[in-house]
RNA sequence: CGAGUUCAGACUCGCAGCAGAUAGCUCAGUAACACGUGGUCAAGCUACCCUGCAGACACGGACAACCUCGGGAAACUGAGGCUAAUCCGCGAUACCGAUCCCACGCUGGAAUGCCGGGAUCCACAAACGCUCCGGCGCUGCAGGAUGCGGCUGCGGCCGAUUAGGUAGACGGUGGGGUAACGGCCCACCGUGCCGAUAAUCGGUACGGGUUGUGAGAGCAAGAGCCCGGAGACGGAAUCUGAGACAAGAUUCCGGGCCCUACGGGGCGCAGCAGGCGCGAAACCUUUACACUGCACGCAAGUGCGAUAAGGGGACUCCGAGUGCGAGGGCAUAUAGUCCUCGCUUUUGAGAACCGUAAGGUGGUUCUCGAAUAAGAGCUGGGCAAGACCGGUGCCAGCCGCCGCGGUAAUACCGGCAGCUCAAGUGAUGGCCAAUCUUAUUGGGCCUAAAGCGUCCGUAGCUGGCCGUGAAAGUUCGUCGGGAAAUCCAUCCGCUCAACGGAUGGGCGUCCGGCGAAAACUUCACGGCUUGGGACCGGAAGGCUCGAGGGGUACGUCCGGGGUAGGAGUGAAAUCCUGUAAUCCUGGACGGACCACCGAUGGCGAAAGCACCUCGAGAAGACGGAUCCGACAGUGAGGGACGAAAGCUAGGGUCUCGAACCGGAUUAGAUACCCGGGUAGUCCUAGCCGUAAACGAUGUUCACUAGGUGUGGCACAGGCUACGAGCCUGUGCUGUGCCGUAGGGAAGCCGAGAAGUGAACCGCCUGGGAAGUACGUCCGCAAGGAUGAAACUUAAAGGAAUUGGCGGGGGAGCACUACAACCGGAGGAGCCUGCGGUUUAAUUGGACUCAACGCCGGACAUCUCACCAGCUCCGACUACAGUAAUGACGGCCAGGUUGAUGACCUUGCCACGAGCUGUAGAGAGGAGGUGCAUGGCCGCCGUCAGCUCGUACCGUGAGGCGUCCUGUUAAGUCAGGCAACGAGCGAGACCCACGCACCUAAUUGCCAGCAGCAGUUCCGACUGGCUGGGUACAUUAGGUGGACUGCCAGUGCCAAACUGGAGGAAGGAAUGGGCAACGGUAGGUCAGUAUGCCCCGAAUGAGCUGGGCUACACGCGGGCUACAAUGGCCGAAACAAUGGGUUGCUAUCUCGAAAGAGAACGCUAAUCUCCGAAAUUCGGUCGUAGUUCGGAUUGAGGGCUGAAACUCGCCCUCAUGAAGCUGGAUUCGGUAGUAAUCGCAUUUCAGAAGAGUGCGGUGAAUACGUCCCUGCUCCUUGCACACACCGCCCGUCAAAGCACCCGAGUGAGGUCCGGAUGAGGCUAU
Repeated sequence: CGAGUUCAGACUCGCAGCAGAUAGCUCAGUAACACGUGGUCAAGCUACCCUGCAGACACGGACAACCUCGGGAAACUGAGGCUAAUCCGCGAUACCGAUCCCACGCUGGAAUGCCGGGAUCCACAAACGCUCCGGCGCUGCAGGAUGCGGCUGCGGCCGAUUAGGUAGACGGUGGGGUAACGGCCCACCGUGCCGAUAAUCGGUACGGGUUGUGAGAGCAAGAGCCCGGAGACGGAAUCUGAGACAAGAUUCCGGGCCCUACGGGGCGCAGCAGGCGCGAAACCUUUACACUGCACGCAAGUGCGAUAAGGGGACUCCGAGUGCGAGGGCAUAUAGUCCUCGCUUUUGAGAACCGUAAGGUGGUUCUCGAAUAAGAGCUGGGCAAGACCGGUGCCAGCCGCCGCGGUAAUACCGGCAGCUCAAGUGAUGGCCAAUCUUAUUGGGCCUAAAGCGUCCGUAGCUGGCCGUGAAAGUUCGUCGGGAAAUCCAUCCGCUCAACGGAUGGGCGUCCGGCGAAAACUUCACGGCUUGGGACCGGAAGGCUCGAGGGGUACGUCCGGGGUAGGAGUGAAAUCCUGUAAUCCUGGACGGACCACCGAUGGCGAAAGCACCUCGAGAAGACGGAUCCGACAGUGAGGGACGAAAGCUAGGGUCUCGAACCGGAUUAGAUACCCGGGUAGUCCUAGCCGUAAACGAUGUUCACUAGGUGUGGCACAGGCUACGAGCCUGUGCUGUGCCGUAGGGAAGCCGAGAAGUGAACCGCCUGGGAAGUACGUCCGCAAGGAUGAAACUUAAAGGAAUUGGCGGGGGAGCACUACAACCGGAGGAGCCUGCGGUUUAAUUGGACUCAACGCCGGACAUCUCACCAGCUCCGACUACAGUAAUGACGGCCAGGUUGAUGACCUUGCCACGAGCUGUAGAGAGGAGGUGCAUGGCCGCCGUCAGCUCGUACCGUGAGGCGUCCUGUUAAGUCAGGCAACGAGCGAGACCCACGCACCUAAUUGCCAGCAGCAGUUCCGACUGGCUGGGUACAUUAGGUGGACUGCCAGUGCCAAACUGGAGGAAGGAAUGGGCAACGGUAGGUCAGUAUGCCCCGAAUGAGCUGGGCUACACGCGGGCUACAAUGGCCGAAACAAUGGGUUGCUAUCUCGAAAGAGAACGCUAAUCUCCGAAAUUCGGUCGUAGUUCGGAUUGAGGGCUGAAACUCGCCCUCAUGAAGCUGGAUUCGGUAGUAAUCGCAUUUCAGAAGAGUGCGGUGAAUACGUCCCUGCUCCUUGCACACACCGCCCGUCAAAGCACCCGAGUGAGGUCCGGAUGAGGCUAU
C1' cells in the first nucleotide's frame, strides 16, 4: 500500500521498507600480514546516526494478493484477466563526474593531491509520500562518527638423516578487472627472483590478552572471560545488498539420511534442550522476556534457547556445623567407658509474612527437638605417628625409591593404640619446581661424558695508539600508543569470605615521534708504530725433493782348506749334512739397511726425519740507526697434508714374515717355543684417510715468586797453548726437572699452567643397545664420514682410603717350615676311634690344620639317650557321673606271662573318703634350635701386635705416632723424624727346678756316745731296734745369688752383638702359669643354666631282655714284632711320683701259678701297695720263619660281681698265623731332648695296649736358610670387600619371546605373449 473478514488496524493473504553480514556455537584447516605491536593508503569503501548547504518539477507503467482455467503423488508450477503504493520507468533542473587549457598559491619527504578561472562532453535525482499536525520520511553535495578493506617494519614451534627452490616464476610495456594498489588476470618483451641471517620440503599447531609454576630468568599451557581470525556435512560458484561469496540464502558436484504414485522432491544441531555412537570422561527435551541488550517501529509495542532465572554434578574456591557444662560409678600411668542432671539450636522439621514475571533452596519472625550430620590415608627411613599382641614363615604378600618376608617381622594379614588431613581423603595421568641435571642469569671438556690427527683459509665474530666529524648502537628529557578483564595496594558492598565495586599503581619486559649528549662501540677522513709483514746479516739444524758415491753385515754361487756333526731348546724334535754341512779362507753377484757418534739433544704444522757429497727449495730463532703502516686473531662450510696395515698397475724380492706346512708343549693347543714359508716389507704412479694420530691438555694474545740443567743467536768481562779456544755473566728464543702463590674431586698442574683475564672455533649432557640400523655422501674394494630409535637398566664411571689377595718385589721369623741328623707312621697281626654297610636297634655329637684312644666315652646289668615287650605317673580349676548298700588301696590260689594282683576268675584283708570321665593346666623331657643365648673351651697365637689423648696433615674416608737405620725372642731398645706422651699385650710378675746360707727337727736321718737283737768262717757284719743327738741327707719356711755387672773386639762415643774371665748357673739359666684388640655365626642346648618351639598318658617314669662289641670294605691313633746292640735260663744291683678304711694289707700256711685261708699294722714322712725294668755277670741259641714272632684256637683252673652266653680279667698246658724293616706320601724331635726302660695314678665291683704323672739309661745333627708350608712388617698392582674357595667372559644344555631362511599354498593388482569374442569402427 492492496484485498478478505470482523464489534474491533483482533486475525489472515499479498506488495513494499528495514533487519537478517549482528548475536550464539566450534577450533577442522592455517607456520600465514592469520595474530600481536608500530606505521601507512599521495591506492580505498562505509547502510542506519550527527552537522552544514541546496532541493523534491512534470508525466507514465507494471506485478502480486484476488478472479477464471490448467499440470503434478507431492514439492511446486503454467496460462488469461483486474488493481494500489514510500513498487518501477521517462523527461526537466542542480551539484557531481570525465577530457583539455591557463597560471599563481596551499599541504607535504615527494604532487599524480587540493584551491581558482575557462571550454567541451555525456548524461543523471527525488516520495508535493504519511500524519494524531507535534513530527516521521525522500534526494544531491561536503564534513564527522562508526565499521571494513589493502600495503608494510618487527616478534613468536620442531626437523639439515629436507640444500637448493621457482615458468606467472621476477621485472618491463599495454590492456582487462576491483571500492582500491598490485601478475590479481591477459598479450608481448627480458631472464630474472628466493636461499646457510635456513629458501624449499616434511611434521606439529588457530594467534593474542592471559593461565600454572618459579626468587627471578625461564619452562609448560592457550580451558573459562575478552580481542582478532577461520569454519558451518566435504568441496566449488553466484545473486541480492552499504556490507556476504552468507549455510536457520540460491545453484552444482561428492558422500549420508528421508519421502515417492519411480516421473521427481526434501534435509544439514561446531544455536538451546535432547538422542545414538565413541570414550577414562561431562547435566533438564525446565521458566520468562520481569532485568541487561539487539532488530524493527513515530510510539505503544512485537520478537529474541542472546540473556535472566531455576534443576542436576564435592568439579574448583570460600565460609559454617556435626555440640557444650556439671556430678557420679568402673578402670586407671594416661587415654577410656557407662549412668544421671542441665544448657544451646547454626543446621534440620513445621508455620506465617515479605519478596518474585511466577516460584523457590531467597529474606524476616515463631514453634519443636542433641536432635538429622565423620571419614580416608598412614605409623622401617625419606616422613608426623608402635621396638605392642596374634597369624604367616623368601609362602601369602608389601614396596613411588631404598628395601621388608627363609619361626621371636616396629615393613605382609588382623586386633589394639597412635599420627596427619578432614566433607573430604587417597589412587592414577599431566605440568612446573627440586635440577647450576641444557648452565643468558648459571656448567663443563688431562684422568669422570667431552679438544676435530695437523695446518691453510671463505663467510661470520672479534680487533693497537692519536685527532676531526657524523650520530646507527648507547644514554637522558619530553610526547603518543601499549583495550577492558586479569595482578598488587587501600577503601567499600553482599552477616564473614569466596565474589563484586571504586581509586591508585603495576603489567604488557615493547613500538613510534621530537629534542639533547658524544665517553665507549660503529661509520667516514687524516696521521702514528709497538701488532703483523717485507728486506739485509752471520750462524744452527736426522726440514723437503732430486742426483751421485760409500760401508759393514746378511743371503746365494764359485775356488781352496778341513771332518762329523751342525742348528735349536727349559728339555727336545722337525730341519741341514758323506752329492762333504757347520767352521776357516779368497772372490763374484744381489737386495735391504745405515752400528759407534746418540743425548730428557736437534728440525718439522702434524704424520714424521739419522752413512757421505752435490744441486734445488722451504721454515724458524737471533741481530739491524732499513721499508710498509693495523695490512691482524680465530675460523662454520671448504681445501691440503696425513704412521702402519690394506687396494690397483708395473718392477723388485737379501732379511724378516700374517696366512699356511711341519716339530714340540698340553687334557686339548687352530697359541706362546722351534724349523720352514706365501702375501707383504723395498721402488715408481695412483687410491684409502684411519690409530692409545697422546701432552689422552684447540689456536692466538696479555699478566702473575723463584731455583737448576740443556740447544741456538747476540753482547760484555776474564784467561789464553791465539784455535771456529776455554771460563763466567747478561738479553732473546727453544727444550727438561723442582717448586711459591693460585687452581683442582683428588692424582696433580704450576711463566711451555690444568693460575688470572680477553677473542674465536670444536665438542659433552647416566649406562647399554651403538659408533649399530636406515638414509645420504665418498671409496675399486676393504671400508670411511654423518648418525638414531624401540627396548633394557640403577647404576656405569673418576680419583683417593682401609683391608684382603698376587704362580709382584724387599726385609725378618718358625722343627705343627726346609736343610742336616735320629726315630717313627704308611706294608703285617692285634687293640681302639671314625666312615660305610648291616640291623628290631647297631642312640647321639664332632669332619683340613683346629673330627677320628675325642665328648675324661676302658658300655656285661646300671650307665642309656637306641630296639622289643610289660607296667606306672596329671599339683590345681571347672563341669558331669559315681561313692558309708564302702571309693581308692592291698592280697592267698588258679589262669595268663620271660616274670609280676599288670590283667582275668573266685575270694579275702584291713582302712575309712574319695574316685572316674571331659576340658584346661602341670611335673618331667639326653625332644628341636650352639644360626636365639649365658658360661666354658679350641684355633689364628710357641704370634707381636691392638689402640688412645693432644698436636699436626688431608674437603673427606683416613694418615701421622706404629715410619727409616741398626738391634732384639719381642712395637725389645737406641739414633733419626710433626710429633709428644700413654694404655692393653711382650717384658716384669707367680710357681717348680738348679747353688749357697739361716731357721726348725718328727713319723725323717744316724757322723760321733751308750745299749739291744740277729748272723757268724769269731776277724767282724747287719738292723735307727732303744737311749740320745740334730752333724749330714731329707723335709719346709725364709734369705742371698745373675745385672751384659767386668775385660777385649765390632758398632755411631748408641742400643746391642761376638768372644772371654769369674761363677752352681751367662745373656729369657731351664720348664710351666698368666697371656691383648678382635676374628672364626669354630665346638658344646647330651655337664649344668637358659629364650622360643614341641610331646604331655607319652618324646615323661620304672622293669626284663637285647643293642651301643655286628663285618665283603676304607681311613686315623696306638701296641707287639719281624730279631744276635737279640731271645731264653740262672745269679746280682740302683729310683721317683703317687694311692690307701666298702681301702692298702705285713707275716704265716696251702697251691705249679693265678689265687685261697688265717692275720699284725696303718685315717699314713710312722703301716702298706713296693724286691722296678732296661742294666751287670755267667750260660745257651748261630741267621733259620728259627729257642724270632706271638695272633688264632682247644683243654683245665682262678677272681670280681645277682649275673661273665651274646660280651670281662688272670693262670697253666697245648696250638704256633701274618710278619725277614714296609710304595707314593707323611709325623715327631735341637739336650737330660729324641730314642729306650719300667713304675705310680685316673677311670674302677671287675677290667689298661688309653690319659696324666714319675724316675732310670741316654744319643745324633743345624748354630743356617727362605727353596717348600706358613706368619709379621714395608712397598707395588687390583675390575676383589661374602674379600682369590673372590670376581668374571664365551660356547654348549633347558625354557620362553621376536625376527630371518624354509618344500609350498590361497587371494588381489599390474605387465608381457597366445587364444577366443558380445559389440564397435573402416572398406567392399